[in-house]
């Protein structure tokens, strides 16, 4: 000095289920979860955020991607800009 990791800004992508009650175009509560419509949360190619497969399969549950499989399956949005502590790597210089 550069890379990587971390973080911020801007830009972009994404999901919002299930059960119960009520005074029922909605409101309230329970479950899981980061998030079940919040300018919040998550993810941005080192991509399982999320979609297709899928009204899928196995297990569990009041019920539900709730858990696992499916999945070294297929897709999927930043070779952006800055800050910079530690760890790691590479090159150069000095001792």
């Nucleotide at each position: 000095a550069c890379c990587u990791u971390g973080u911020g800004a801007c830009a972009g992508g994404g999901g919002c289920g299930u059960c119960c009650g009520c005074g029922c175009u909605g409101c309230g509560g329970g479950c899981u979860g980061a998030g079940a419509a919040g300018c919040a949360c998550c993810c941005u190619u080192u991509g399982a955020a999320c979609c297709u497969g899928a009204a899928c399969c196995a297990g569990a549950u009041c019920a539900u991607g709730c858990u696992g499989g499916c999945g070294u399956a297929g897709g999927g949005a930043g070779u952006u800009c800055g800050c910079g502590g530690u760890c790691g790597g590479u090159g150069c210089c000095c001792c």
Molecule: TPP riboswitch aptamer (THI element)
Organism: Paracoccaceae bacterium